[in-house]
Context: one part of a larger RNA
Order: sequence, then structure tokens, then C1' cells
RNA sequence: UGACGGGGGCCCGCACAAGCGGUGGAGCAUGUGGUUUAAUUCGACGCAACGCGAAGAACCUUACCCAGGCUUGAACAGCAGAUGACAUCCUAUGAAAGUAGGCUUCCGCAAGGACAUCUGUAGAGGUGCUGCAUGGCUGUCGUCAGCUCGUGUCGUGAGAUGUUGGGUUAAGUCCCGCAACGAGCGCAACCCUUGUCUUCUGUUGCCAUCGGGUUAUGCCGGGCACUCUGAAGAGACUGCCGGUGACAAACCGGAGGAAGGUGGGGAUGACGUCAAGUCAGCAUGGCCUUUAUGUCUGGGGCCACACACGUGCUACAAUGGCCGGUACAAACCGUCGCGAGCCCGCAAGGGGGAGCUAAUCGGAGAAAGCCGGUCUCAGUUCGGAUUGUAGGCUGCAACUCGCCUGCAUGAAGUUGGAAUCGCUAGUAAUCGCGGAUCAGCACGCCGCGGUGAAUACGUUCCCGGGCCUUGUACA
Repeated sequence: UGACGGGGGCCCGCACAAGCGGUGGAGCAUGUGGUUUAAUUCGACGCAACGCGAAGAACCUUACCCAGGCUUGAACAGCAGAUGACAUCCUAUGAAAGUAGGCUUCCGCAAGGACAUCUGUAGAGGUGCUGCAUGGCUGUCGUCAGCUCGUGUCGUGAGAUGUUGGGUUAAGUCCCGCAACGAGCGCAACCCUUGUCUUCUGUUGCCAUCGGGUUAUGCCGGGCACUCUGAAGAGACUGCCGGUGACAAACCGGAGGAAGGUGGGGAUGACGUCAAGUCAGCAUGGCCUUUAUGUCUGGGGCCACACACGUGCUACAAUGGCCGGUACAAACCGUCGCGAGCCCGCAAGGGGGAGCUAAUCGGAGAAAGCCGGUCUCAGUUCGGAUUGUAGGCUGCAACUCGCCUGCAUGAAGUUGGAAUCGCUAGUAAUCGCGGAUCAGCACGCCGCGGUGAAUACGUUCCCGGGCCUUGUACA
């Protein structure tokens, strides 16, 4: 100087408390351990591994296993020599890959060249090892308020000071003081989005006024007022008032305002820590391999199942289930596509193809909600696992191993021990909708809106962190 303390002081955070909803019990989905296996490819392991890499394993992917092949090789590419073929096509064999046979060069007068094959050589290839040799990228402490430097001063020196102190803040934020005076990286602001208004814009959007038309609909003429689209501005700065305070910084209350003291959300992650993670995204040193640890193909596996754990979904019902009617979104996607009306089918779906390169057409019926009916507390009209059967779709192909529909079946489950998680407001809870990946496959992930709470006395305690101080046999 740090680090540590079941030392002290001050302070903060859904850290506790106050609340609301879960997990832990059940069934299923998914990941992991273990076990099994010819193989169940590999990595990730407290927080910070475990719906993680994987935004989508039937083949492919695929790295694993079995079997069958190839050996200058599937791709890249230099030199030398030899040959005139190789491929397509045909035949045989085969599960395919491949192998064997048949057919068989081009430009040029020539020299030669092109192309291809073979041989040799230099060498390709490797998801083989090492993340403790590395680059790059990422996680975490933590969006915590810190981390440093120049000059000066102090100290023999390591170092100190500045950065400590008194206030204050979300903040090393600002003010005051001070042997310090300044500065840098962080904080904040600048950026995006959302909330109010103005101007411009006016179709594909909108419809107040005028006219036409319809059973009805901005349907038509017309208009751009409104909603909205999307560009430019305005607006919030403790600016104003009162109080507290050191006359400071600031804090408390108020006015006006769509918004008030960082308005809400996002992007943005200092010096560093964990020899944290990644050689399997990529790049790369070294090592290993070279008729195999490379490469091609068929099949299997990654989907196994006594068990254990994590993360989810669905429930255990009446604030509910079922049936009928009826209302209101946002964001997004679509030409290798979205696919309306219509017809067929109980349905999944099929036929057909209007329109749409989209504010125009389509996906598209939002659901919870509201109105009416029924069920009456039961393992039930709750719950839907499992299984049987009949179908549909994608795809060369759904046996291992896809999704969906109908009928039948109707398991566990009556609110969950110890323990444990999330959340402070348009949040939790709850309800549906869309997208990426994608032929097909979503209870996962990333977004979108609808309905919409309760509670916070307080900081003693648990956890993590910041500043000052103290002890130390630690570095």
C1' cells in the first nucleotide's frame, strides 16, 4: 500500500421487511448428471453450467458408431514426366458410394498450346491436442462510482497528498474548506424511442361540412378539418414563488404545465478481477496424424432409462368448465411467397385461384371481456396423461424418430415438507397476437399490444456493494 475481520461509523441495492404471484408435491416438455450402449459426438459446472452453444438432430446437418469404398485425394494449388483421353451416355455389379467394360479429344500449316487423366515430388486435409502458448469476441463484479496522471509539496524509502474533511447528490454530482494546482478515463449530457403542441405533407390513410348512391359499407364526387403517416421545430432549465440551509451547493412545499426535479424505456459497461468461457464460429504458435485422426456412401446414434437435479407448460376447478351470441389491439410477415370469396370434408385439410412486390391485397376470427343458457362441489360436464383406431400435411423417405385432426380411452393430481425464486407501476399477475430459425416440427427464444393490482413502518437482521477508520503472526 492492499486484502481480510462472527471490528467500528456513514450510505446504497426487490438485500431484508411489507405485499402479490410462483418453484419444491402431480402429469408432460426440455436441458443436465448418472447409468446403459457398437455409438448414445463435443463443449459449458456456485452466483456468472444445466429451454446454455443449438434462431429449430427423420436423411442432410453430424463432428459419434457399424459396414462398404477412395488414397495427390471432396475443395485449393506449384513443378517435372508420360498418355490422349476424361466426362455425358450404354452394359454388368452394388444398399449407395464405388468398381469393371464399351463409345471417345479440341485449336493450330508447324512449333506449340488448351483440357483431362496417370506417375513422382513439394505438399493438401484434420470439428485431432493444448483457451495454462495466443488474437478476436463474451460473461461477471456492475451502469457499481470509481480508476489514474502531470507539476508541486511532504517522507531516507516503500509511498502519501490531490481523491481526506463539513454539507449535498442517482453519481469523485455540486458547493465550501484545505499544500496543493490542474488534467485524463468513467458519471452526466450529446443518440434512439415514448408522452404534449405547432408547421409542412395528403395517398394507398382519414370523413367534420356539401352532394350522389346503397338493405348496408368513405361506396362515389369532393375535402385535408380531425385521426393518422413522417419530416422539421417548440417544450423542462430547479426557470418562477415560499420555506430550510453557511449569504453556498442543495433539499422540502407550491404555481403554471401534456410532462417536474435523471419524466418513462433503450443504446452506451472506466482501470481492473476471475490463468473465468471459447483452438468446435473465425484466425493462429507449438505438437500429433498422412492407404488415415483425411475423404465418400448406406444404415444406426445424438431421441436409450432403475434413478437424481435445474428450467418451463398444463392442472388440481365455480373469480370456474362447457355451449350460443357479441365488442375492442399493437407490432410484424408475404412473389421459390401470402393466399380472399366460393365448393367438398365433423375436423385436420383438400379443390380452385381473385387480389397483392403491399398505409391499397392477404396472413387475420385477437383472447381474456360483455350478454344469455347449463353444470352445483363430485376425482365431477374438473383435469387431460396414456393407449387403441381412423385420417390429414410436409418431405426421396415419418419404423427407430415429425406435427395436426376425428372417435374411443380417460392416469396422476383436491394447492404441495424442509427450503427457495421473481416483482415497486402501466410493474406483478393474467390474456391472446406476431417474428426469427424453418420443406415439416416451439410448452423454448425475441418482440407486440389487451385487462390490470397489493405493499414499502423502517434499515436491527441475511446477501452484495461504496467511502472513512481500526486490528492483523496474511501478500